Predicted 3D model of an 89-nucleotide RNA (c-di-GMP-I riboswitch aptamer). The sequence was found by an Rfam model in a public genome assembly. Rfam family: c-di-GMP-I riboswitch aptamer. About the family: GEMM was predicted in a large-scale screen for bacterial structured RNA regulatory elements.
RNA sequence: CACUGAUAAAGGCAAACCAGGGGUAACCUUGGGACGCAAAGCUACCUGUCAUAGGAAAGUAAAAAACCUAUGAAAGAGGGGCUGCCAAA
Repeated sequence: CACUGAUAAAGGCAAACCAGGGGUAACCUUGGGACGCAAAGCUACCUGUCAUAGGAAAGUAAAAAACCUAUGAAAGAGGGGCUGCCAAA
């Protein structure tokens, strides 16, 4: 340095749920709370997912879903990029 990852040490993060606040919504945020996490640090670049609005065709009693477009959301879905603590085997 690269890989790897302990019943190690020092620390870190915080799912569901609950409460306050924000948003049409997805969801965000603060506090509580811990299911988990060695990148659960950062980044929407790719795939996929979710929400809202619109479109076209089909369909229907009327609709909705699936499809397309736009704008958003999520990094704790997978991949890529950037950065980083510790060191027993």
The coordinates come from a structure-prediction model, not an experiment, and the mean pLDDT is 86.